[in-house]
Molecule: RNase P RNA; transfer RNA
Organism: bacterium
RNA sequence: GGGGUGGGCCGGGUGGCCGCGCGCCCCCAGCGGGCGCGAGGAAAGUCCGGACUCCACAGGGCGGGAUGGUCGCUAACGGCGACCGAGGGCAACCUUCGGGAUAGUGCAACAGAAAGCAAACCGCCGUGUUACGCGGCAAGGGUGAAACGGUGAGGUAAGAGCUCACCAGCGAUCCGGGCGACCGGAUCGGCUCGGCAAACCCCAUCCGGAGCAAGACCGAGCAGGGAGUGGGCGGCCCGUCCGAUACUCCCGGGUUGGUCGCACGAGGCGGCCGGCAACGGCCGUCCCAGAGGGAUGGUCACCGCUCGGGCGCGGGAGACCUCGCACGAGCACAGAAUCCGGCUUACACGCCCGCCCCCUCG
RNA sequence: GUCCUUGUAGUUCAACGGAUAGAACUGCCCCGUCCUAAGGGGUCAAUGCUGGUUCAAUUCCGGCCAAGGACACCA
Numbered sequence: 001g002g003g004g005u006g007g008g009c010c011g012g013g014u015g016g017c018c019g020c021g022c023g024c025c026c027c028c029a030g031c032g033g034g035c036g037c038g039a040g041g042a043a044a045g046u047c048c049g050g051a052c053u054c055c056a057c058a059g060g061g062c063g064g065g066a067u068g069g070u071c072g073c074u075a076a077c078g079g080c081g082a083c084c085g086a087g088g089g090c091a092a093c094c095u096u097c098g099g100g101a102u103a104g105u106g107c108a109a110c111a112g113a114a115a116g117c118a119a120a121c122c123g124c125c126g127u128g129u130u131a132c133g134c135g136g137c138a139a140g141g142g143u144g145a146a147a148c149g150g151u152g153a154g155g156u157a158a159g160a161g162c163u164c165a166c167c168a169g170c171g172a173u174c175c176g177g178g179c180g181a182c183c184g185g186a187u188c189g190g191c192u193c194g195g196c197a198a199a200c201c202c203c204a205u206c207c208g209g210a211g212c213a214a215g216a217c218c219g220a221g222c223a224g225g226g227a228g229u230g231g232g233c234g235g236c237c238c239g240u241c242c243g244a245u246a247c248u249c250c251c252g253g254g255u256u257g258g259u260c261g262c263a264c265g266a267g268g269c270g271g272c273c274g275g276c277a278a279c280g281g282c283c284g285u286c287c288c289a290g291a292g293g294g295a296u297g298g299u300c301a302c303c304g305c306u307c308g309g310g311c312g313c314g315g316g317a318g319a320c321c322u323c324g325c326a327c328g329a330g331c332a333c334a335g336a337a338u339c340c341g342g343c344u345u346a347c348a349c350g351c352c353c354g355c356c357c358c359c360u361c362g
Numbered sequence: 363g364u365c366c367u368u369g370u371a372g373u374u375c376a377a378c379g380g381a382u383a384g385a386a387c388u389g390c391c392c393c394g395u396c397c398u399a400a401g402g403g404g405u406c407a408a409u410g411c412u413g414g415u416u417c418a419a420u421u422c423c424g425g426c427c428a429a430g431g432a433c434a435c436c437a
Stems, first nucleotide, its partner, number of pairs: 001358009012303007020038007040333001044344002047342005052211004059238004064207005069083005084098002086095003099202002104200002106196002121141002123137006149167006168192001170189008215260004224251006230242003253436003267286008304331005310325003314321002363433007372387004380417001389405005410426005
């Protein structure tokens, strides 16, 4: 200098003018004035998990759904951290890779002789009188995504784990290390026993249902009729509780108001301590949006950042580099609606930190 | 705001994980006719996008995108 990889940050600033929402205060009470606060890292998608509320106090079984290496973190999680194994990459590093295929059922198109437990097209060997038949073989060729270990030697008519040595793989037993996933090693075995569970399924763990339009209170207004059934219980059964003006559905009628829930919270910031980390503990400090046509904006000036070409000073042999000046352009994605923890997705100009590879020079 | 459903030719629908993704109507061309229509022949045209599982994906599993639907209270 070039290329790559991992993590983090920012999301323009100040002032003038005109506006918006909420709260408090002042007044000459009115059409006024003042002060304070006023979106995000994703407020988004609604994909997970919880708080909260109601259904009885949240029960049992079947069914259903979700998750799937180990250990930890957490209120909880399908999230996060560390580690293990597998795969990819020269490497840094990355990966909605991760229980069971020896519990069972099932799938594998086309091609191919044969596709799951055996089988033989070309071929090789023996033999019969030949292009052919019979018997033996599976080393070589060919097909396929996938063809039942690899190398060498022995052996044979030709061959073959048929036998042997080494290697790879599988299983059993044992030893050592680790909390564990697992790692390292020894002996033995049959000699090879494949893939798919994001196919059914089996195993383990977790999950009751609905959702702030939950739910509670006040006020206004109307008109009931029909059908069905016990209801809480949302697929079924049991159990239990409540109960006959009860519940569901259809047709019809009335309202489109107010208050709470609802803004102090698994809260933000700073420091110290424990832990590799996720995270936890203690202390200090701060109060920080809240509507119901739904506020948080517009404009001007100056500054900031980046880019572009131009000019100038300086450095250098040069390529080029640092700095300054004026001009032009650009400064995103998006936007709270019960709240919180995650995930995912979108995002302009950029900035910072760590690491890896290659080239050149010293 | 909350909760569901669905995406396949221009339209309406098919497709045990394995065919060149099929059919009808439509469009275009040709035949047919004096001209048109009917009829006949031919032809164009699609799995919303993007990753993954698998030998193989319209199909199975994620993530986006788009479209559609339901839900207020009182008697």